Context: one part of a larger RNA
RNA sequence: GGCAUUUUGUGGAUACCUUGGCGGUCAGAGGCGAUGAAAGACGUAAUAGGCUGCGAUAAGCUUCGGGGAGGUGCCAAUAACCUUUGAUCCGAAGAUUUCUGAAUGGGGCAACCCGGCUCAUUUGAGCCAUUUUUAUCUGAAUAAAUAGGAUAAAAAAGCGAACCUGGUGAACUGAAACAUCUAAGUAACCAGAGGAAAAGAAAUCAACCGAGAUUCUCCUAGUAGCGGCGAGCGAACGGGGAUUAGUCCAAUGAUAUAAUUAUAAGAUAGCAGAACAAACUGGAAAGUUUGACCAUAGUAGGUGAUAGUCCUGUAUGUGAAAUCUUGUUUUUAUAUAUACGAGUAGGGCGGGACACGUGAAAUCCUGUUUGAACAUGGGGGGACCAUCCUCCAAGACUAAAUACUACUGACCGACCGAUAGUGAACAAGUACCGUGAGGGAAAGGUGAAAAGAACCCUAAACAGGGAGUGAAAUAGAUCUUAAAACGGAAUGCCU
Numbered sequence: 001g002g003c004a005u006u007u008u009g010u011g012g013a014u015a016c017c018u019u020g021g022c023g024g025u026c027a028g029a030g031g032c033g034a035u036g037a038a039a040g041a042c043g044u045a046a047u048a049g050g051c052u053g054c055g056a057u058a059a060g061c062u063u064c065g066g067g068g069a070g071g072u073g074c075c076a077a078u079a080a081c082c083u084u085u086g087a088u089c090c091g092a093a094g095a096u097u098u099c100u101g102a103a104u105g106g107g108g109c110a111a112c113c114c115g116g117c118u119c120a121u122u123u124g125a126g127c128c129a130u131u132u133u134u135a136u137c138u139g140a141a142u143a144a145a146u147a148g149g150a151u152a153a154a155a156a157a158g159c160g161a162a163c164c165u166g167g168u169g170a171a172c173u174g175a176a177a178c179a180u181c182u183a184a185g186u187a188a189c190c191a192g193a194g195g196a197a198a199a200g201a202a203a204u205c206a207a208c209c210g211a212g213a214u215u216c217u218c219c220u221a222g223u224a225g226c227g228g229c230g231a232g233c234g235a236a237c238g239g240g241g242a243u244u245a246g247u248c249c250a251a252u253g254a255u256a257u258a259a260u261u262a263u264a265a266g267a268u269a270g271c272a273g274a275a276c277a278a279a280c281u282g283g284a285a286a287g288u289u290u291g292a293c294c295a296u297a298g299u300a301g302g303u304g305a306u307a308g309u310c311c312u313g314u315a316u317g318u319g320a321a322a323u324c325u326u327g328u329u330u331u332u333a334u335a336u337a338u339a340c341g342a343g344u345a346g347g348g349c350g351g352g353a354c355a356c357g358u359g360a361a362a363u364c365c366u367g368u369u370u371g372a373a374c375a376u377g378g379g380g381g382g383a384c385c386a387u388c389c390u391c392c393a394a395g396a397c398u399a400a401a402u403a404c405u406a407c408u409g410a411c412c413g414a415c416c417g418a419u420a421g422u423g424a425a426c427a428a429g430u431a432c433c434g435u436g437a438g439g440g441a442a443a444g445g446u447g448a449a450a451a452g453a454a455c456c457c458u459a460a461a462c463a464g465g466g467a468g469u470g471a472a473a474u475a476g477a478u479c480u481u482a483a484a485a486c487g488g489a490a491u492g493c494c495u
Base pairs, nucleotide, nucleotide: 001494002493003492004491005490006489007488008487009486015480016445017444020416021415022413023412024411025410026409027408028407029405030404031159032158039100040099041098042055043054044053046078049075050074051073061094062093063092064091065090066089070082071081072080105114106113107112115128116127117126118125119124130156131155132154133153134152135151136150137149138148163194164192165191166190167189168188174181178228204211205210215242216241217240218239219238225233226232246397247396248395249341254336255335256334257333258332259331262328263327264326265325266324267323268322270318271317272316276291277290278289279288280287292309293308294298300312301311302310346370347369348368349367350366351365352364353363356382377392378391379390380389381388432439433438452479455466456465457464458463
C1' cells in the first nucleotide's frame, strides 16, 4: 500500500409528514383617491432586533351589539399589570391618523428646507397650487365693445391584475433566398371608459318565396373566393342554439341621477345542536374482544396509534343595537337631449377597411377637389343599364345572452410534497450582486408533553463520563428515518 471482515465517523439519499403552493367550480365584489389613495419613511411596548398592528390619543381611544374566563400579537421568556362592576377576543359605527407621495403655499437631491394671511395669542387652529366650467365685479390700445384682470362656487387630477373601445404601429419569422405577400393590425406605446365594454332597432338581407335590432355560439366550411394563383389568407346566404325589448325628437312625454315611504330577502359577530362503556395489549386506546346507542348529523380536523357516540364541528333549526346590498313600491327634486337630419349623398385624384393584394370591383371610411334630389324623391340588390323587389342615410338612447379576475367566501382535485410545488412552506422579492435598469438565492421535521438533562467528576469544559427525564436519548437541541460516495480504527491475509 492492497483485499476481506468488523466497527466508528462523515454525509443527507430514501420513507413518512405538511404550515405552502398549483389548477378549478359556485357565489360575492368589480374599484380606491383633494373627507388626501396606492406605495412608503420615521416613530410607537417595561424591550436590543425582525415581523404584525397602530400613529404624538401611536400592539392602541369611544359608542353600540356578540361572547363568557381568562388576558397583556409572533420569534420568546421575565417583570409589572388588567379581568364576572364582564377583561382579552369577534362584528358595526365613530375619533385620532406624524412626514413623504397626484401632493396642491414656495422650493427640493421623496420622507427635507423656507414662507404669507386670518383667528386665538402660551404652545396652536384654519387658509394660500394648477386647469376647466359657471356666476359676479371690473377693464386697455379705441367711442361702443373685446382682450385682459379680480373674486366666488363646482369639477378634474393620481393609483389599480386582466377583460373593453379608440389612436400610433414594428421586427424576427414563413415564402426553404427576396422585394408584393406573411408574421399582424400581433407585440409595444398612448388616450379613455365600465362592471362589463363595444354593438344595436334596417337607406339590412333575400330572391319573385320570404325574413325582421344587436351580441355570443355550433354548423354551413377549410366550402365560395382572394393569392409573386407562391407561401398562405379565408367569408357569406341559410340552418340549429344562448338571450330576448324596444324607444325618443317640444310635452299630461322620455332618459338619467339623487333623496324619500313601505315591504321582502340577504351580507357584515353569533347561538342551540343526538348518541359508549368495560376488559385486554400498550408509554398512551381512537386498536382488539364483548355488549350498547344516535343518525334530516357515518363531510372534515384534532385528541399520547386507526373515534359516528371525547373536543371543534357536521345535518337541521335559529339570531342583529349598528351599517350596507338587492328586488318591488310611495312621493319628490334636479339635470340632460331632441324641430326627422346639405357642404350631406354622389363624382374626380390619393389612401384605408371589407375573406376580396385595383382587379370587371360593387359596398363602407375619408386627406384633397367638387357637388345633387327633397317622398311626383332617394339608397341598395357585387362593373354598368332596364324591369322588378326591398329599404329610408346624412340625429339620439337601450337590459340580457358575451369577455376577464388583482380581491372576498365556501367547496373540489386519478395536482406537488421541500432539487417537487410559486422565485419565496423559514425575518423572500429577504440576504447578496450591479452606478443603474435589473438580477436574485440557500434554508422545513426533538418529543405525546420540555418532562430541554438538577447534582457529581474531568488542569477548563467545544466536548465527554456518571446521575436523572422519557416508551425510546444511536429521539440531546448540527436533534424523525439515516442509503451511497468518502475518512479513521481493530483483526486476518498478501506485498